The prediction has a mean pLDDT of 82. The RNA shown here (transfer RNA) has 73 nucleotides and comes from a Pseudomonadota bacterium. Rfam family: tRNA. Its family is annotated with triplet codon-amino acid adaptor activity in the Gene Ontology.
Formats: sequence, structure tokens, C1' cells
RNA sequence: GUGCCCGUAGCUCAGUAGGUAGAGCGGCGGUUUCCUAAACCGCAGGUCGGCAGUUCAAAUCUGCCCGGGCAUA
Repeated sequence: GUGCCCGUAGCUCAGUAGGUAGAGCGGCGGUUUCCUAAACCGCAGGUCGGCAGUUCAAAUCUGCCCGGGCAUA
């Protein structure tokens, strides 16, 4: 340089034949307990790596760029 894969909540990841974003863990609050832990209930947290394009509508499709990984010379 070229080809392929990945980038979504603090962490690990799901969500792709386009219909407006979720789980587990973690955090905070509550119930319970003499207290803690555990268990149960609830809450917060995301410009879906960036910019543009297509579309009524994009995490999802297209182009370019950035970051990580693999292969190849």
C1' cells in the first nucleotide's frame, strides 16, 4: 500500500433484509435485616467513532476520514 473484520451506556455485548436503542455487570435510591452481605423493586446514564449522501424515516444502506485487529507484499 491492498483486502477483510470491529467501533453502540462506566465495563462486556445484543440489536442488520431501514420504522426512531436494549440486556447483564457496575452506580444511585428503596424494601427486608440489630448492622453488613445476599435477595427483590425502582431510577439515572447513549449526538450508536466523525463528516457527508440516499430516504418520509438511518445504529442499520453508500462514500470519505479516524481508531483497533487480522491477512498479504